[in-house]
Molecule: FMN riboswitch aptamer (RFN element)
Organism: Auraticoccus monumenti
RNA sequence: UCACGUGCUCCGGGGUCGGUGCAACUCCGAACCGGCGGUGAAAGUCCGCGACCCGUCUGCAGCCAGCAGCCGGUUGACCUGGUGGAACUCCAGGACCGACGGUGAAAGUCCGGAUGGGAGGUAGCACGUGC
Numbered sequence: 001u002c003a004c005g006u007g008c009u010c011c012g013g014g015g016u017c018g019g020u021g022c023a024a025c026u027c028c029g030a031a032c033c034g035g036c037g038g039u040g041a042a043a044g045u046c047c048g049c050g051a052c053c054c055g056u057c058u059g060c061a062g063c064c065a066g067c068a069g070c071c072g073g074u075u076g077a078c079c080u081g082g083u084g085g086a087a088c089u090c091c092a093g094g095a096c097c098g099a100c101g102g103u104g105a106a107a108g109u110c111c112g113g114a115u116g117g118g119a120g121g122u123a124g125c126a127c128g129u130g131c
Stems, first nucleotide, its partner, number of pairs: 002130008010121002016030004031109002033098002035049004044096002053073003057069004078094005100112003
C1' cells in the first nucleotide's frame, strides 16, 4: 500500500410572496424539495431497499402500560416528442407523488416521537489476519 474480517463514528432536502379569514408556513394562486443500491447512459414516478404503520413469536418486565429482537404483512406517483447502438434514467414539453400524531383551519415544507431508527457507502477512525 492492497485485500478480507471485527468494532465504533458519520450520512435527508424543502414555506417565500400574495389572497380569503377572528384565526392558515395547513385552504386558494404562484413557490420550493427529492435518502440508498441496481439498470445497455445519469431515475422522487422502472426493479428493489430503508423509514412510518400493522401482526405472530421470543426475551426483558409482568397488574397494566412499555422496551428490544427475529420473521411476515402493508407501503405514493409519467406520459408525449427528440437524440442515440442502447434512455419510463439524457434533452424539450406537459403531468403526478409524498407515513403517523399535533395544530385556533385540512401540512411533502411548521411542531413532535427523533440527541431515535436506518438502507447503503472506492466515507472516516481503531484493531486483527494475509500478501